The prediction has a mean pLDDT of 83. Predicted 3D model of a 522-nucleotide part of an RNA (small-subunit ribosomal RNA, 5' domain) from an uncultured Bacteroidales bacterium.
Context: one part of a larger RNA
RNA sequence: CGCUAGCGGCAGGCUUACACAUGCAAGUCGAGGGGCAGCGUGGGAUUAGUUUACUAGUCCUGACGGCGACCGGCGGAAGGGUGCGUAACGCGUGAGCGACAUGCCCGUGACUGGGGAAUAACCGAUGGAAACGUCGACUAACACCCCAUACCACGAGGGACUGCAUGGUCCUUCGUUGAAAACUUCGGUGGUCACGGAUUGGCUCGCGUCUGAUUAGCUAGUUGGUGGGGUAACGGCCCACCAAGGCGACGAUCAGUAGGGGUUCUGAGAGGAAGGUCCCCCACAAUGGAACUGAGACACGGUCCAUACUCCUACGGGAGGCAGCAGUGAGGAAUAUUGGUCAAUGGGCGGAAGCCUGAACCAGCCAUGCCGCGUGCAGGAAGACUGCCCUAUGGGUUGUAAACUGCUUUUGCACUGGAGCAAUAAGGGGGUCGCGCACCUCCGAUGAGAGUACAGUGCGAAUAAGCAUCGGCUAACUCCGUGCCAGCAGCCGCGGUAAUACGGAGGAUGCAAGCGUUAUCC
Repeated sequence: CGCUAGCGGCAGGCUUACACAUGCAAGUCGAGGGGCAGCGUGGGAUUAGUUUACUAGUCCUGACGGCGACCGGCGGAAGGGUGCGUAACGCGUGAGCGACAUGCCCGUGACUGGGGAAUAACCGAUGGAAACGUCGACUAACACCCCAUACCACGAGGGACUGCAUGGUCCUUCGUUGAAAACUUCGGUGGUCACGGAUUGGCUCGCGUCUGAUUAGCUAGUUGGUGGGGUAACGGCCCACCAAGGCGACGAUCAGUAGGGGUUCUGAGAGGAAGGUCCCCCACAAUGGAACUGAGACACGGUCCAUACUCCUACGGGAGGCAGCAGUGAGGAAUAUUGGUCAAUGGGCGGAAGCCUGAACCAGCCAUGCCGCGUGCAGGAAGACUGCCCUAUGGGUUGUAAACUGCUUUUGCACUGGAGCAAUAAGGGGGUCGCGCACCUCCGAUGAGAGUACAGUGCGAAUAAGCAUCGGCUAACUCCGUGCCAGCAGCCGCGGUAAUACGGAGGAUGCAAGCGUUAUCC
C1' cells in the first nucleotide's frame, strides 16, 4: 500500500533543529515586612423602612479573618523536550585530586552584643498611542551598611610527627582583616562561624570508541620554562619575558559521516547490523555572541547585544520565540485529543491546613506490534438438493458439510450488585519517657479513572472469517475462455488451438483477525 475485520490485556505512535494562532506547562510563604486594591467580620456616624428592636443603603475605621500589587525568603539550574552540533576525556571502563566546590539534609562545638542610612509599595506631579517610564515627598523588614568579639583564615616566629615528588597533619606565640536576624502560643522555629558526614558536581590520567592516503606532512600560544593574573581548583586558561620545541605511516593534519553507553535484531558461535520505547551520561533551546544573579546557569517558558523572520503602532517607537502538553499550517508513503484529575507516586513552597504541578496517573484515537479469547460442541447418510468433474442408463467430489435432534453460553445484549488502588492529614483514644506542637500505637476525611474492572441472573447459536497461493524451488489440480494476443513473473521461465504457469469456475493448500505486497537488516 491492497483486500478484510468480533473482543480484551500490555506496549508503541512526525519525516522538516520548518514556521507557529489559542489555552495551559513554576510557583509558594501573612509564622519575615510595610500596608489595605478587592471580599467578609467587628465598631462608629447617618438615611430609609419601621419604630421594642431589627433589616437595608451610604460614609468612616486595618481593629479582626484574610489578601491583589509591592519589599524580602526559598524554588524558577529539578522535572519535561529534542539529537542540531560533537570523532571529543563526549561516552564506556578503571584509577587519581597531597589541586577542588557542595544550597537544602545529619552530627559536634561556639556565638546570636551595639548602632546606622536608605528604598519599593502608598501619596503628589508629569511624559507616552502603547510598551513602559520620569521627578518630588514619606515609610518597614529575617532587605542593606558600620562597630565589637571570634574558633577559623592570612602574615611572621617556634616545636612535634609523617609521606607518594611538589609536600601533608598537629601544637603554640604575636599581629591583621572578616559574623549574625529575628519570630514566638515561650515549647520551639530560625540566624552566624568552624569542624565532620552524606549527596551532588568540577578537574586529571590509562585503555577502548566510524570511513577515506585518489588527504603526508601539521603546528606560533604552537611545545616547554620563569614570573604574574584569573579560577572553587590544576593548567598557555590568559599575559610579559626566555628557550625552540611539540605531533606524525603505531596514520598526524585534512575531508566525510555520526550524539555515546546499558541494550536491541540476527547468528550454533565468532561476528555483522541498529541505538526507536525505558534507564545513565553529553549537547542544545529561532541563529550567533556575552555576562549578571546564585550553592549551582553562562540559564527552554531570565537579562543584554547583533542577525533573520512574524506581529502591533498615533510612524516617535514597541512585542515575540512550542526541540514542554494539546493543537495549526507546510513537507511527507506516513504517526493521535486544543480531554480528566492532583485520588495515588514524585517535585516546589509552607509549622501546618493547603496552593502549584500538561511531571505523573488516567481516559480518547490508530490491528502499529506482541499475547490471549471467540466466531460453537456432540450426534446425524436418502452419503439429499445445487455446483463442479468423468471412461457419462452410471459414478466421483463438495461432504458429517447442510437439513434435522440434543447440549453449552465464552462472547454479545438486558437487569442487579459492585471493587482494590487509601497509606494517612486535621482531630481524638491509649501507651512510653529525659515530658514535648515529642515518639509509638489504634481510630479517624479524601477516588480523576468509574458505576469501570469484576460478580450474579435472564435470553438465545444467537452478534462475529478472511486473505494469499496451487509449473519447479514450495504445501496444494481439474474444466472452460484466450491463442506469443490479453496477460503472468522472486529466479528458472509460461502464452503461437487441448496452458495444472494468463483470466474465470469448482476443488485443494497455507496462515488466520488478519493475509498478501513493497522497502530494509542479519